[in-house]
RNA sequence: GCCUUCUUAGUGCAGUUGGCAGCGUGUCAGUCUUGUAAUCUGAAGAUCCUGAGCUCAAAUCUUAGAGAAAGCA
Numbered sequence: 001g002c003c004u005u006c007u008u009a010g011u012g013c014a015g016u017u018g019g020c021a022g023c024g025u026g027u028c029a030g031u032c033u034u035g036u037a038a039u040c041u042g043a044a045g046a047u048c049c050u051g052a053g054c055u056c057a058a059a060u061c062u063u064a065g066a067g068a069a070a071g072c073a
Stems, first nucleotide, its partner, number of pairs: 001072002004069004010025004019056001027043004049065005
């Protein structure tokens, strides 16, 4: 330099051809226990990497950029 893939909650990841942003784990509170852990219940936690465009409507489509990983030279 060329090509491919990836970027979503503290963390690991879903999100099925545009219409409510979710799961596991973790955190906090409660439940239970003599107490801790575990169990169970509930809550908080995301400008979906950034900008622009298409659209009534974008995490999703188009485009430009940033970062990461693998391959080729």
Molecule: transfer RNA
Organism: Mauremys mutica